[in-house]
Formats: sequence, C1' cells, structure tokens
RNA sequence: GGGCCUGUAGUCUAAUGGUUAGAAUUCUUCGUUUGCAACGAAGAGAUCUGGGUUCGAUUCCCGGCAGGUCCA
Repeated sequence: GGGCCUGUAGUCUAAUGGUUAGAAUUCUUCGUUUGCAACGAAGAGAUCUGGGUUCGAUUCCCGGCAGGUCCA
C1' cells in the first nucleotide's frame, strides 16, 4: 500500500426496514442477615461518525474513523 471481516449499555450479545432497541453481567436503592455472600424487587446505562435511498434506517448504499485478519 491492497483485499476481506467487524463496529449496539462498563463487558458479552439479540434485534434482516415499522419494537418503548431485548437479555445476561455490571452499578445504585430497598427487602432478607448481627454482618457479608447468595436470593428477591425496583431503577440507571447503548446503536462509532458524516452523508444518501426510503413514508420510515440498528438494519440497505457510499465516504471517513477504529479494530481484527490475509497478502505485499
């Protein structure tokens, strides 16, 4: 330098055009306990970025950025 793949809560991930973006874990509060853990309840937290297509984009297309991998 070129080809390919990926990008969603702090972390791991689901969602293939119409959902209030779902779950696990994490964090906070409460209950239980002498206390901790475990358990139960409630709550907080996310679509890498800029455009395009569309009535409607996490999803499709293009550029950028970042990461991975292969070749040189």
Description:
This is a predicted structure of a 72-nucleotide RNA (transfer RNA) from a Candidatus Pacearchaeota archaeon. The coordinates come from a structure-prediction model, not an experiment, and the mean pLDDT is 80. Rfam family: tRNA. It is annotated as a transfer RNA. Rfam links the family to the GO term triplet codon-amino acid adaptor activity. The RNAcentral record of the sequence draws on ENA.